[in-house]
């Protein structure tokens, strides 16, 4: 890092440091000097995966892994229809598993 699988309309933020873009890509729409994006520290959300105790549900310790916006939205396909609504692809993000 390929392949296989699962799940992405819920939830969860303050300091410090720094000082210009940033939201993966391309449009659009947002964030951002009243300091974003990112690095630490603390806190929290979750509940894939281990252990444990226990027994539907969930609890709790470690390993991730999250904490603007629906994976922000379209994007390609089909349906209804032509504004616009659905479903699904493809791509992506994270667990597992892993030759």
């Nucleotide at each position: 890092g390929a392949c296989u699988u699962a799940u992405c309309a819920a939830g969860a933020a303050a300091g410090a440091c720094g000082g210009a873009g940033g939201g993966a890509c391309g449009g659009g729409c947002c964030c951002u000097a009243u300091g974003a994006u990112g690095u630490c520290u603390u806190g929290g959300c979750a509940a894939c995966c281990c252990u444990g105790a226990a027994a539907a549900u969930g609890c709790a310790u470690g390993g991730u892994g999250c904490c603007a916006a629906a994976u922000c939205c379209c994007a390609c396909u089909c349906c209804a229809a032509u504004a616009u609504g659905g479903a699904g692809a493809c791509a992506g993000a994270u667990g597992a598993a892993g030759a």